Predicted 3D model of a 73-nucleotide RNA (transfer RNA) from a Candidatus Cloacimonadota bacterium. Rfam family: tRNA. Rfam classes the family as a transfer RNA.
RNA sequence: GGGUGAUUAGCUCAGCUGGUAGAGCACAUGCCUUGCAAGCAUGGGGUCAGCGGUUCGAAUCCGCUAUCAUCCA
Numbered sequence: 001g002g003g004u005g006a007u008u009a010g011c012u013c014a015g016c017u018g019g020u021a022g023a024g025c026a027c028a029u030g031c032c033u034u035g036c037a038a039g040c041a042u043g044g045g046g047u048c049a050g051c052g053g054u055u056c057g058a059a060u061c062c063g064c065u066a067u068c069a070u071c072c073a
Stems, first nucleotide, its partner, number of pairs: 001072007010025004019056001027043005049065005
């Protein structure tokens, strides 16, 4: 320098055919306990990496940029 893949909650990851952004863990509060853990209930938390384009409508399609991984040279 070129090819490919990835980027979504604090962490690990789903998200099908473009149509209301989710799960587990973690966190907060309550219940339970002598207390802790576990368990149960409720809740908070999002610039879907960034910019632009297509579209009535974009996490999703297209282009560019950034970062990470990997392959080739």
The sequence was found in a public genome assembly. Lineage of the source: Bacteria > Pseudomonadati > Candidatus Cloacimonadota.